[in-house]
RNA sequence: CGGGACUCUGGAGAGUGCCGGGACCACGCGGCCACCCAAGGGGUAACCCCGCAGCGGGGGAAUCUCUCAGGUCACGGGACAGAGGGCAC
Numbered sequence: 001c002g003g004g005a006c007u008c009u010g011g012a013g014a015g016u017g018c019c020g021g022g023a024c025c026a027c028g029c030g031g032c033c034a035c036c037c038a039a040g041g042g043g044u045a046a047c048c049c050c051g052c053a054g055c056g057g058g059g060g061a062a063u064c065u066c067u068c069a070g071g072u073c074a075c076g077g078g079a080c081a082g083a084g085g086g087c088a089c
Base pairs, nucleotide, nucleotide: 006084007083008082009081010080015033017032018031019030020029021027034072035071036070040068041066042065043064047059048058049057050056051055
């Protein structure tokens, strides 16, 4: 110097959907559709390696892609970014 963690701060997108239940509701109640992508996860290029070698196999990134998960009032979460004081290597 770089890196991870921690603390503080900023931080997007998408139905307060419809039906039922319930004292009420934006419900960690059920059903039915419609959507979002920036927790996490899956897929993937160049390239690298191996082999029975003009093909097969493995590795291989994301803010790309999929929407499994999660999310679509607020709260909370939130990739990423800024700042801070330490620790270890």